Transfer RNA from an uncultured bacterium, 76 nucleotides, folded computationally. The coordinates come from a structure-prediction model, not an experiment, and the mean pLDDT is 82. It matches the Rfam family "tRNA". About the family: Transfer RNA (tRNA) molecules are approximately 80 nucleotides in length.
RNA sequence: AGGGCAAUAGCACAAUUGGUAGUGCAGUUGAUUCCAAAUCAACAGGUUCUGGGUUCGAGUCCUAGUUGCCCUGCCA
Numbered sequence: 001a002g003g004g005c006a007a008u009a010g011c012a013c014a015a016u017u018g019g020u021a022g023u024g025c026a027g028u029u030g031a032u033u034c035c036a037a038a039u040c041a042a043c044a045g046g047u048u049c050u051g052g053g054u055u056c057g058a059g060u061c062c063u064a065g066u067u068g069c070c071c072u073g074c075c076a
Stems, first nucleotide, its partner, number of pairs: 001072007010025004019056001027043005049065005
């Protein structure tokens, strides 16, 4: 320099043909317990990397970037 993949809750990841953003763990509260753990129930937690565009409607499509990983190449 060229190419590919990825970015979504604190962490790990889903999301069908563009049509209500979800699961597990973690967290909080309650039940249970002498206490705690485990278990059960409930709750809370989101600028879907950033800007722009298309659309009635974008996590999803288009575009320009940022960051990370991988591959190829060049110089030293």